[in-house]
RNA sequence: UAGUUCAGUUGGUAGAGCACAAGGUUUUUAACCUUGAGGUCAUGGGAUCGAAUCCCAC
Numbered sequence: 001u002a003g004u005u006c007a008g009u010u011g012g013u014a015g016a017g018c019a020c021a022a023g024g025u026u027u028u029u030a031a032c033c034u035u036g037a038g039g040u041c042a043u044g045g046g047a048u049c050g051a052a053u054c055c056c057a058c
Stems, first nucleotide, its partner, number of pairs: 003018004012049001020036005043057004
C1' cells in the first nucleotide's frame, strides 16, 4: 500500500479479510457458494537493467 483494516523477511512487472458488483442456491431478504471490478504503494527526486523494498528531501 484497493472504499476500509492489513500482508508483502533479505530488489524481479502487488495480495488477503471486510465492503462493493454480477451469477448460482433460496418463496423473498439474509446467510452460503462461485466469479469479477478496484491500488503506477503519502508526495517529490536519486542510484540500479529492474524499487512498496536502497538513498535524499518534506